[in-house]
RNA sequence: CCCGACAAAGCCAAACCACCUGUGAGGGUGGGGCGGAAAGCGGCGGGUCUUAAGCAUUAAGAUGGCCGGGCUGCCGAAG
Numbered sequence: 001c002c003c004g005a006c007a008a009a010g011c012c013a014a015a016c017c018a019c020c021u022g023u024g025a026g027g028g029u030g031g032g033g034c035g036g037a038a039a040g041c042g043g044c045g046g047g048u049c050u051u052a053a054g055c056a057u058u059a060a061g062a063u064g065g066c067c068g069g070g071c072u073g074c075c076g077a078a079g
Stems, first nucleotide, its partner, number of pairs: 002079001003076002011036002016031006034065001040071002044068003047063007
């Protein structure tokens, strides 16, 4: 370094519920806990979704817990 254990200590938090927020996809806080070794960061490429024009697409957005790639990072047994 690869790798990731019925290991240890911690960490994050899906659905759902309440409140706030956005035309919307969504987002925030609290509860909750399905899961996660990058479920940390960041929309760069693709995908999906929204809105407005419109039927070819264009424009502006959303999603990092869809995939790829980028940057960073805790712990550690076997190999």
The RNA shown here (c-di-GMP-I-GGC riboswitch aptamer) has 79 nucleotides and comes from Nitrospiraceae bacterium UBA6905. Taxonomically the source falls in Nitrospiraceae (Bacteria, Nitrospirota, Nitrospiria, Nitrospirales). The prediction has a mean pLDDT of 87. Rfam family: c-di-GMP-I-GGC riboswitch aptamer. The family has 40 seed sequences and 1,298 matches in Rfam 15.1. Gene Ontology term of the family: cyclic-di-GMP binding.